The RNA shown here (transfer RNA) has 73 nucleotides and comes from Treponema sp. Its Rfam family is "tRNA". From the family's description: Transfer RNA (tRNA) molecules are approximately 80 nucleotides in length.
[in-house]
């Protein structure tokens, strides 16, 4: 220098043939329960790495860019 892949809550992670509420796990916080605690149960949080574009509608498609990983030179 080139190619491919990844980037989604503080963490992990699904969804990517464009559509109605962005699942799930665990953590945190609040509540119920208890004499108190643990366990259990209920509830709370993200417009998606960043910036644009297409579209009635974009996490999903397109462009640029940033970070990381792998391969080639």
């Nucleotide at each position: 220098g080139a190619a491919u892949c990844u980037g989604u809550a503080g963490c992990a992670a699904a969804g990517c043939u464009g559509g109605u509420u962005a699942a799930u796990g665990g953590a945190a916080c609040g509540g119920u329960c208890u004499g108190a605690a643990a366990a259990a149960c209920c509830g709370u949080g993200a417009c998606a790495g960043u910036g644009g574009g297409u579209u009635c509608u974009a996490a999903u498609c397109c462009c640029a860019u940033c970070a990381g990983a792998u391969u080639c030179g």
Record summary: RNAcentral holds the sequence, with entries from ENA. Model confidence (mean pLDDT): 80 of 100. The organism belongs to Treponema, within Bacteria.